[in-house]
Context: one part of a larger RNA
RNA sequence: CGUUGGAUAUUUGAGAGGAGCUAUCUUUAGUACGAGAGGACCGAGAUGGACGAACCUCUAGUGUACCAGUUAUCCUGCCAAGGGUAAGUGCUGGGUAGCUACGUUCGGAAAGGAUAACCGCUGAAAGCAUCUAAGUGGGAAGCCUUCCUCAAGAUGAGAUAUCCUUUAAGGGUCCUGGAAGAAUACCAGGUUGAUAGGUUAGAAGUGUAAGUAUAGUAAUAUAUUAAGCUGACUAAUACUAAUUACCCGUGUC
Numbered sequence: 001c002g003u004u005g006g007a008u009a010u011u012u013g014a015g016a017g018g019a020g021c022u023a024u025c026u027u028u029a030g031u032a033c034g035a036g037a038g039g040a041c042c043g044a045g046a047u048g049g050a051c052g053a054a055c056c057u058c059u060a061g062u063g064u065a066c067c068a069g070u071u072a073u074c075c076u077g078c079c080a081a082g083g084g085u086a087a088g089u090g091c092u093g094g095g096u097a098g099c100u101a102c103g104u105u106c107g108g109a110a111a112g113g114a115u116a117a118c119c120g121c122u123g124a125a126a127g128c129a130u131c132u133a134a135g136u137g138g139g140a141a142g143c144c145u146u147c148c149u150c151a152a153g154a155u156g157a158g159a160u161a162u163c164c165u166u167u168a169a170g171g172g173u174c175c176u177g178g179a180a181g182a183a184u185a186c187c188a189g190g191u192u193g194a195u196a197g198g199u200u201a202g203a204a205g206u207g208u209a210a211g212u213a214u215a216g217u218a219a220u221a222u223a224u225u226a227a228g229c230u231g232a233c234u235a236a237u238a239c240u241a242a243u244u245a246c247c248c249g250u251g252u253c
Base pairs, nucleotide, nucleotide: 001153005164006163007162008161009160010159011158015150016149017148018147021049022048023047024046025045026044027043033038051107052106053105054104055103059101060100061099062098066094067093068092069091070090071086072085073084074083075082076081111145112144113143118138119137120136121135170248171247172246173245174190175189176188177187178186195241196240197239198237199236200235201234202233204230205229206228211224212223213222214221215220
């Protein structure tokens, strides 16, 4: 821009893409078959491999904005307590959210239709025979559906419901943000508000803070103390910031 007024939701599915794998074991059954040796079809069930998707409950990794320990040196006058730097986290031990796999869950199925090779029924030409000539069945991981995803620019531009009939409905700019994201877009919100921050409470992590007291010459230990501190997690709470406002839209025959 189009879809022949403008919108907001919900959809149909022409068409396109994805998936489609496979092994072993148990049973049927040591049955059918076979002199024996051997040894099934069909059917039922279980467990795997590779591949794929989603997710983070568990396990594991990361986690330079969390906690603790520790060396050297400098600083806060000193002690104590802290802070800076150590090649971009000084080193070390842990670790929430998020992200991830080595982790977890799930998938290939089942079914229908038309068929291939092939196997048939009836059956003439050709008094027989013949699956074929007329007619009529079966038959594959393959084909068309079925399963998953996209999908009306499908210009063949579809459908349904509702709203607005013109200072409209609706949308945007702007702002607070996000399990969304390169920018856009998308989504949640904008005081008729829990969108983010803060605060409070909790979860979770680290592992018993500082100060004081006691014991010890002291290093240190014990008590106060499952302490103190804490990024992303959960909830509550308008304390802070989402103010005010502006723009587009306003037709067709």
Annotation
This is a predicted structure of a 253-nucleotide part of an RNA (large-subunit ribosomal RNA, domain VI) from Borreliella garinii IPT86. The source organism's lineage runs through Bacteria, Pseudomonadati, Borreliaceae, Borreliella and Borreliella garinii. The coordinates come from a structure-prediction model, not an experiment, and the mean pLDDT is 87. The full RNA is in RNAcentral, with records from SILVA. Its Rfam family is "Bacterial large subunit ribosomal RNA". Its family is annotated with ribosome and structural constituent of ribosome in the Gene Ontology.